[in-house]
RNA sequence: ACGACCGCCGGGAGAGACCGGCCAGCGGAAGCUGGUCGGCGCCGAAGGAGCAACCGCCCCGGAAACUCUCAGGCCGAAGGACCGGACGGUCGG
Numbered sequence: 001a002c003g004a005c006c007g008c009c010g011g012g013a014g015a016g017a018c019c020g021g022c023c024a025g026c027g028g029a030a031g032c033u034g035g036u037c038g039g040c041g042c043c044g045a046a047g048g049a050g051c052a053a054c055c056g057c058c059c060c061g062g063a064a065a066c067u068c069u070c071a072g073g074c075c076g077a078a079g080g081a082c083c084g085g086a087c088g089g090u091c092g093g
Stems, first nucleotide, its partner, number of pairs: 002092006008085004016040001018039009041074003047070001048068003054062003
């Protein structure tokens, strides 16, 4: 050099700006915004679970981007599997 892990940086999808109650703010009011609770509808790429191709040291075990939606999410933000990095650290070699 290379590989793995962690950190940092960049990219990163999907699905109701739904209905109703309550609280707060703005407003003369209608209403708007935010939060919270409930309802129905939906999404899958944190996590979790299930089956399994496949793999192994084959008694048994490891296993997905498939499946389920418990969790999470459905303006935006945050998060985000995964991908990349000429950056830093550790380990192997």

This is a predicted structure of a 93-nucleotide RNA (Glycine riboswitch aptamer) from Kaistia hirudinis. It was read from a public genome assembly, where an Rfam model found it.